Model confidence (mean pLDDT): 83 of 100. The part of an RNA shown here (large-subunit ribosomal RNA, domain I) has 596 nucleotides and comes from Umezawaea tangerina. The source organism's lineage runs through Bacteria, Actinomycetes, Pseudonocardiales, Pseudonocardiaceae and Umezawaea. Rfam family: Bacterial large subunit ribosomal RNA.
[in-house]
Context: one part of a larger RNA
RNA sequence: GGCAUACGGUGAAUGCCUUGGCACCAGGAGCCGAUGAAGGACGUAGGAGGCUGCGAAAAGCCUAGGGGAGCUGCCAACCGAGCUGAGAUCCUAGGGUGUCCGAAUGGGGAAACCCGGCCUCAGUCAUGUGGGGUCACCCAUACCUGAACACAUAGGGUAUGUGGAGGGAACGCGGGGAAGUGAAACAUCUCAGUACCCGCAGGAAGAGAAAACAACCGUGAUUCCGUGAGUAGUGGCGAGCGAAAGCGGAUGAGGCUAAACCGGUUAUGUGUGAUACCCGGCAGGGGUUGCAUAAUCGGGGUCGUGGGACCUGUCCGAACGUUCUGCCGGACGUUCAAGGAGUAAGAAAACACUGUGGUUAGCGGAACGUGUCUGGAAAGCGCGAGCGUAGAGGGUGAGACUCCCGUACGCGAAAACCCGGUGUCUCCUGAUGGUGUUCCCAAGUAGCAGCGUACUCGUGAAAUUCGCUGUGAAUCUGGCGGGACCACCCGCUAAGCCUAAAUACUCCCUGGUGACCGAUAGCGGACUAGUACCGUGAGGGAAAGGUGAAAAGUACCCCGGGAGGGGAGUGAAAUAGUACCUGAAACCGUGUGCCU
Numbered sequence: 001g002g003c004a005u006a007c008g009g010u011g012a013a014u015g016c017c018u019u020g021g022c023a024c025c026a027g028g029a030g031c032c033g034a035u036g037a038a039g040g041a042c043g044u045a046g047g048a049g050g051c052u053g054c055g056a057a058a059a060g061c062c063u064a065g066g067g068g069a070g071c072u073g074c075c076a077a078c079c080g081a082g083c084u085g086a087g088a089u090c091c092u093a094g095g096g097u098g099u100c101c102g103a104a105u106g107g108g109g110a111a112a113c114c115c116g117g118c119c120u121c122a123g124u125c126a127u128g129u130g131g132g133g134u135c136a137c138c139c140a141u142a143c144c145u146g147a148a149c150a151c152a153u154a155g156g157g158u159a160u161g162u163g164g165a166g167g168g169a170a171c172g173c174g175g176g177g178a179a180g181u182g183a184a185a186c187a188u189c190u191c192a193g194u195a196c197c198c199g200c201a202g203g204a205a206g207a208g209a210a211a212a213c214a215a216c217c218g219u220g221a222u223u224c225c226g227u228g229a230g231u232a233g234u235g236g237c238g239a240g241c242g243a244a245a246g247c248g249g250a251u252g253a254g255g256c257u258a259a260a261c262c263g264g265u266u267a268u269g270u271g272u273g274a275u276a277c278c279c280g281g282c283a284g285g286g287g288u289u290g291c292a293u294a295a296u297c298g299g300g301g302u303c304g305u306g307g308g309a310c311c312u313g314u315c316c317g318a319a320c321g322u323u324c325u326g327c328c329g330g331a332c333g334u335u336c337a338a339g340g341a342g343u344a345a346g347a348a349a350a351c352a353c354u355g356u357g358g359u360u361a362g363c364g365g366a367a368c369g370u371g372u373c374u375g376g377a378a379a380g381c382g383c384g385a386g387c388g389u390a391g392a393g394g395g396u397g398a399g400a401c402u403c404c405c406g407u408a409c410g411c412g413a414a415a416a417c418c419c420g421g422u423g424u425c426u427c428c429u430g431a432u433g434g435u436g437u438u439c440c441c442a443a444g445u446a447g448c449a450g451c452g453u454a455c456u457c458g459u460g461a462a463a464u465u466c467g468c469u470g471u472g473a474a475u476c477u478g479g480c481g482g483g484a485c486c487a488c489c490c491g492c493u494a495a496g497c498c499u500a501a502a503u504a505c506u507c508c509c510u511g512g513u514g515a516c517c518g519a520u521a522g523c524g525g526a527c528u529a530g531u532a533c534c535g536u537g538a539g540g541g542a543a544a545g546g547u548g549a550a551a552a553g554u555a556c557c558c559c560g561g562g563a564g565g566g567g568a569g570u571g572a573a574a575u576a577g578u579a580c581c582u583g584a585a586a587c588c589g590u591g592u593g594c595c596u
Stems, first nucleotide, its partner, number of pairs: 001595009015581001016546002020517002022514007029506002031167002039101003042055003046079002049075003061095006070083003106115003116135007137164002139161007171202001172200005182189001186236001212219002223250005233241002254498003257442001261299010276289001277286002279329006304476001306441004310436001311434005317336007338429005350424006357418004362411003368384004373380001385402002387391001393405003447471006454464001457483001478493005533540002553580001556567004
C1' cells in the first nucleotide's frame, strides 16, 4: 500500500408520517369604490422583533343573540398587572371609531410628505398655534350673467345629483392585430382573426321574434348539445381549411315604437268684418278663437291568410262631470264594477302580514367492563356484555361502534340578508264586419359602380354579409330573397327598439370526493414566501418539515478558558440530547486477518 472483515465518523438517500397542495363535484355568491375601494405606509399590548388583529375610541368600543369556566391572539416562554357566575375570554348579527398614502379630489409633490383659503371652536394681553367642517375636474338639470355683433350664441358663474373617475381571476362583446411554425425551401396560403394591445359591459354577455329556411312537401325567434360530416365545398385543387338544411335533444315568450289620422301647446306666415270657426240638428250667444307650415306633447297604430288610417255597419255594464247655453243624439274624462297583468322585456316604487323556507352563532345525541396476559403505555389478546336511523372520520402513550370530538337522527335566531306566498299598491281593457283608381307602412336608405371584407367560398359563373368613396329609387299594381342573370313559381316584408330560460367562466364562500402528490413530489411557497437574495428598472426568485407519549430538554460531580466530553440522573429507548425518527452510498478513519 492492497484485499477482506468488525466497529465508527461524515453524509443525507430510503422507509414511514403530514399541518400544505392538486383535480373535480354539488350548492352559494358573482362585484367593490367620492358614505373614499383594491392595495399599502406608519402606528397600536406593561416588556425588543416578526406574523395576526385593530386605528390616536388603535389584539380593541357599544347594542342584540349564542355559550358556560376560565381568560389577557401566534412564534413563545418568563416576569408583572389584571378580568371573570353581577356570566369574562370566545362565536354570530348590527352599529361606532377608522392616522397618512392611494381614483386621491383645496394647492403642490421625489406615494405615505410639504403648504394653504373660508366657516367655526379652543387657547393667548396679542400674534404664532391647535381641533372640527369645507374647498379638484368632467357630465346632466335648473338658474344668473354674458363678447366679437343689435337680438343671440360662445364663454363665465351658482345650486342640485346614492351621476362619472379607480380596482377586479376567468368568462363576454367590440376596435386594432403579429411572428416563430406548416407547406419537408418559399411568395398566395397556413399558424390565426390566434397571441398581444385598447375600449366597454354583465352576472352572465352576445344573439333573438324571418325582407329566414326549404323545395312544389313543408318548418315557424334566438341560444346550446348530439348527429348530419371530415360530407357538400374551398384550396400554389399543395399544405391544409371546412359548412348548412334536416333529424334527435336542452330550454321555451313574446313585446314596444315610427308613419297615416285626431287633439293640445308654442312659434312664424296669412286671413277678415260676419263669411271662417266654436261636435251634429233647432234657437240664442261669442267674435279671429280660423287656415297653412314647423317643433313638441297626448291619443291612435304595429301587420304578410298583407296590416293600419279614413269612411260606413252590428253588438256591448253603472254613476257623475266636461264639450258657450237649452233639448235630443254623439264624443271625451273621472270613479266604481268586471276581466287581465306586474317590478325579466312592455311604466314603476314601497309597505305589511305570512312560511313545514334558507344563510350568517349554536344545542341534544345510544351503548363496556374485566385480567397473576404482552407491553413504557392497551385501543392488541383472552373472557363476559351492550348500542346501532349512529360499525363515516379524527384523537387519545400501538388496531377503540360503546374513552373524547364527532357521526345517524332531531332541534334552534333577538338581529341582518335571501327566497316563496298573500294583501295593500301600480298598470291595462270595447269586440267584430264591409267598401275603395283616398292616405300611411322606417331615405342619402335599398340598389348600382369602384375598392376592400366576412361567409366552406383564396375573384371565381360569385349570389349573400359588412364597410369606405361616388351615384341614387319605389309605398302593396310597392319591395327583398330562393348562389351570376332572365322568366315562371315559392318564401318573406329591410332600412327603429327591447326581451327571461336553456349556454360560458370561477378571484371568492360552504360541504364533499379522489386507482391525485407526499417535502428534488404537490402551488414558486406545508417553515418569517412572492420572503431572503439578484437587478437602475421592467423583472427574476430560492433554500428551509419530523426529539419524545409527555420536556420528564440531563440536578449534582469531574476534565476543559470555552466548545465539547466523562460519570450521575430522566426516559421504553439518549447510537431519541434540541447538529435530535429511520440513517443507504460516495468519502474519511480505527482494530483484526491475509497478501505484497